[in-house]
Context: one part of a larger RNA
RNA sequence: CUGGGUGUAAAGGGUGCGUAGGCGGCGACUUAAGUUAGAUGUGAAAGCCCGGGGCUCAACCUCGGGACUGCAUUUAAAACUGGGUUGCUAGAAUACAGGAGAGGUAAGUGAAUUUCCUAGUGUAGCGGUGAAAUGCGUAGAUAUUAGGAGGAACACCAGUGGCGAAGGCGACUUACUGGACUGUUAUUGACGCUGAGGCACGAAAGCGUGGGGAGCGAACAGGAUUAGAUACCCUGGUAGUCCACGCCGUAAACGAUGAAUACUAGGUGUCGGGGGUCGAACCUCGGUGCCGCAGCUUACGCAUUAAGUAUUCCACCUGGGGAGUACGAUCGCAAGAUUGAAACUC
Numbered sequence: 001c002u003g004g005g006u007g008u009a010a011a012g013g014g015u016g017c018g019u020a021g022g023c024g025g026c027g028a029c030u031u032a033a034g035u036u037a038g039a040u041g042u043g044a045a046a047g048c049c050c051g052g053g054g055c056u057c058a059a060c061c062u063c064g065g066g067a068c069u070g071c072a073u074u075u076a077a078a079a080c081u082g083g084g085u086u087g088c089u090a091g092a093a094u095a096c097a098g099g100a101g102a103g104g105u106a107a108g109u110g111a112a113u114u115u116c117c118u119a120g121u122g123u124a125g126c127g128g129u130g131a132a133a134u135g136c137g138u139a140g141a142u143a144u145u146a147g148g149a150g151g152a153a154c155a156c157c158a159g160u161g162g163c164g165a166a167g168g169c170g171a172c173u174u175a176c177u178g179g180a181c182u183g184u185u186a187u188u189g190a191c192g193c194u195g196a197g198g199c200a201c202g203a204a205a206g207c208g209u210g211g212g213g214a215g216c217g218a219a220c221a222g223g224a225u226u227a228g229a230u231a232c233c234c235u236g237g238u239a240g241u242c243c244a245c246g247c248c249g250u251a252a253a254c255g256a257u258g259a260a261u262a263c264u265a266g267g268u269g270u271c272g273g274g275g276g277u278c279g280a281a282c283c284u285c286g287g288u289g290c291c292g293c294a295g296c297u298u299a300c301g302c303a304u305u306a307a308g309u310a311u312u313c314c315a316c317c318u319g320g321g322g323a324g325u326a327c328g329a330u331c332g333c334a335a336g337a338u339u340g341a342a343a344c345u346c
Stems, first nucleotide, its partner, number of pairs: 004317003007300002012314001014201004021194003025088007033081002035077008048066007091191001092188004096183003103177007110154001115149007125136002162169002206247006215241002220236004258313006266291010295302002319346003328339004
């Protein structure tokens, strides 16, 4: 290298769009690049293989044949792959009509809670814990009533419910906007699948500038606990959490399961459509769960949402440690990210 693999043993890229490339539906005609067959030339000799001969045998030498699996030229074949022409509609896409949805962006609005401020009532405690203390309170707290301010999050509905490529998305209204699904025909006519590079998106934390700051709360301070307690518990509390713009580009970014297509027993929930019906039953398409046969799997388990049976394309793995480190390079304001060894050692 081939072979073998990637749910949990090493191994699926965080996700999408898409370039090159790879692969590609059903017919007809044509071509002859790949492919196949024949012929000719060449493929030096030696060596190699087979058969014979010569040294007493063997090594060795020698003769004949084969092989040299290749290349070139040429003559044919036309099934398959490729090229060309032409057609088709089952893939793909579009139009039309619908209903569903926390899909996205922006603007506006709302009630409840916490906190704070002002005023009233009211008096000695409140708070906190396993128990306490720090803390707050006679400068009137806690509690309670009224008014006000401000920020963040949107109880119930809520559901192995929905939407989104993933990250993710949950009050209400409006505007703009993406996608999926269903139905009937109609249209285009393979326009498809995958996708190295590339581009875009990408939780939280973090960074830059400017705002904002109620609650929570790294760091920090104090009180406890303890042998100690740089913790767990308590009282405070700064960055941060929030907004705008710009970076970062990573996560157990998980279904630890790449994308696409086809096929392969069933049963039972649920969501969105369609047919059917007075309403059901029943049939059907698309999602989302559970159970389960064949098959697969070391096992666990998976099982029409496959980890089954096949095909195409991409990514990745090759003993543990050293190490996702060093060096170099690229990116970044930085933090760092990406790429990514070796010595040595077991």
The prediction has a mean pLDDT of 87. This is a predicted structure of a 346-nucleotide part of an RNA (small-subunit ribosomal RNA, central domain) from an uncultured bacterium.